[in-house]
Context: one part of a larger RNA
């Protein structure tokens, strides 16, 4: 575009796609069988391996927007304090997030149809035969069951609800934004507002600023101090921005 008026929401599931693996201990049971040596189907539990899916408590990376310590050198007059360069100069930690080395959580029980194969009744063939007629069990495999996509499934589906006249259900632009995002989509919000930033309080991470004050000749040390700083985190509050507008939209539906 379409789906036969136009929306909003919530589905159904043709039909796809994923998945589908195994090990070991105990236990039945030193049973069964076997002289003995050895040594079980079947059934119950338990811990694992790889692989997936998801997530960030914990543990462990990363953390060029957070803290700290330090070297060369340049600057802010100068000291102190700071700032630039230097692989983020280098070193030691570190939040959110993102991840695995780390956490949980899966493969399942079943069902039906079967294949090798095993049977049962049973002729043709007075026997015998699983078969010719009839029946039965019998796989990690097939159909389903389990996720997950899906009505362009062109047979285009269903349910509910809203709009249909001088006024409009939605919906788009446009703004704040986002654990969505290449754009785009999608998702939250726009003052009837916590959507983002600011602020405020709390976590969090560094690790005891600055300044003064004492002690030491001094480097430096100690006291104001578990301080001062703190990104993405958690809350709370309209101080800032989301403004008024505007644009398309059926119009009772062969």
């Nucleotide at each position: 575009u379409g789906u036969u008026g136009g929306a909003g929401u919530g589905u159904u599931g043709a039909g796809g796609c994923a998945a589908g693996u195994u090990g070991a201990u105990c236990u039945u049971a030193g049973u069964a069988c076997g002289a003995g040596a050895g040594g079980a189907c079947c059934g119950g539990a338990u811990c694992g391996a790889a692989c997936g899916c998801a997530c960030c408590u914990c543990u462990g990376g990363u953390u060029u927007a957070c803290c700290u310590g330090u070297u060369g050198u340049g600057g802010c007059g100068c000291c102190a304090g700071c700032c630039g360069c230097a692989u983020c100069g280098c070193a030691g930690g570190g939040u959110a997030g993102c991840c695995a080395c780390g956490u949980g959580c899966g493969g399942a029980c079943g069902a039906g149809a079967u294949a090798a194969c095993c049977a049962c009744u049973g002729a043709a063939a007075g026997c015998a035969u699983c078969u010719a007629a009839g029946u039965g069990g019998g796989a990690a495999g097939c159909u389903u069951c389990u996720g997950c996509c899906a009505a362009a499934a062109c047979u285009a589906g269903c349910a509910c609800u809203c709009c249909c006249a001088a006024u409009g259900a939605g919906g788009g632009a446009c703004g704040u934004u986002g654990a969505a995002g290449a754009c785009u989509a999608c998702a939250a919000c726009g003052u009837u507002g916590a959507u983002a930033g600011g602020u405020c309080g709390c976590g969090u991470g560094u690790g005891u600023a600055a300044g003064u004050g004492c002690a030491g000749c001094a480097a430096u040390g100690c006291a104001u101090u578990a301080a001062g700083c703190u990104a993405a985190g958690c809350g709370a509050u309209a101080c800032u921005a989301a403004u008024g507008a505007c644009c398309c939209g059926a119009u009772u539906g062969a």
A computed fold for a 254-nucleotide part of an RNA from a metagenome, annotated as large-subunit ribosomal RNA, domain VI. The prediction has a mean pLDDT of 90.